[in-house]
RNA sequence: UUAAAUGUUUUCUAGGGUUCCGCAACACAUGUUGGUCUGGUCCGAGAGAAAACUCACAGCUACGGCUGUGUCACGGAGGGAUAAAAGCCUGGGAGGA
Numbered sequence: 001u002u003a004a005a006u007g008u009u010u011u012c013u014a015g016g017g018u019u020c021c022g023c024a025a026c027a028c029a030u031g032u033u034g035g036u037c038u039g040g041u042c043c044g045a046g047a048g049a050a051a052a053c054u055c056a057c058a059g060c061u062a063c064g065g066c067u068g069u070g071u072c073a074c075g076g077a078g079g080g081a082u083a084a085a086a087g088c089c090u091g092g093g094a095g096g097a
Stems, first nucleotide, its partner, number of pairs: 007053006015043002020040002022037001023034005055070006072092001074095001078090003
């Protein structure tokens, strides 16, 4: 100095808060406050899991496809979204090795 499938989607988990529900307290018949409430809804991983699809290469093929392989990954601060926060986004970024 530099390549890329270091692929896409879905479901889930670690994690996260507080719109809604529930719960608790207070006032009261419907409100206020509380996440310094285990929770349900909700958000959710590049460096967590699974599945499907796709791509590359190799082999086989009855030419329709089928099978196999695809390793690795330390990392801020600040900022941003949403009700809010986060392992979300910025970002396989800056930096480090």

The prediction has a mean pLDDT of 82. The RNA shown here (Guanidine-I riboswitch aptamer) has 97 nucleotides and comes from Paenibacillus anaericanus. The organism belongs to Paenibacillus, within Bacteria. The RNAcentral record of the sequence draws on Rfam. Its Rfam family is "Guanidine-I riboswitch aptamer". Its family is annotated with regulation of gene expression in the Gene Ontology. Rfam describes the family as follows. This family represents a conserved RNA structure found upstream of the ykkC and yxkD genes in Bacillus subtilis and related genes in other bacteria. A reference for the family is Barrick et al. (2004), "New RNA motifs suggest an expanded scope for riboswitches in bacterial genetic control", Proc Natl Acad Sci U S A. Of the family's consensus pairs, 100% are formed in the model.